[in-house]
Molecule: c-di-GMP-I riboswitch aptamer
Organism: Sulfurovum sp.
RNA sequence: ACAUAAAUAAGCCAAACUUGUCGUGAGAUAAGGACGGAAAGCUACGGAUCUUUUAAGAGAUAGCCGAGUUGUGAAU
Numbered sequence: 001a002c003a004u005a006a007a008u009a010a011g012c013c014a015a016a017c018u019u020g021u022c023g024u025g026a027g028a029u030a031a032g033g034a035c036g037g038a039a040a041g042c043u044a045c046g047g048a049u050c051u052u053u054u055a056a057g058a059g060a061u062a063g064c065c066g067a068g069u070u071g072u073g074a075a076u
Stems, first nucleotide, its partner, number of pairs: 003076002012037002017032006035063001041069003045066003048061005
């Protein structure tokens, strides 16, 4: 440096739900809270789902799947 790997220890993230705020909305965000997670870190590139629009289109979800990218890691 690369590959496999989360056993121990110490830690990390935080679903649903509640409250406040923002948004037409999907939803986002702060606090509380833990269903779960070894990338449940980041990226809207390809699908998928959802919202909005007369339509063209515009948006949301990365904890839906794939892909890209960054990081930790006992032991071998």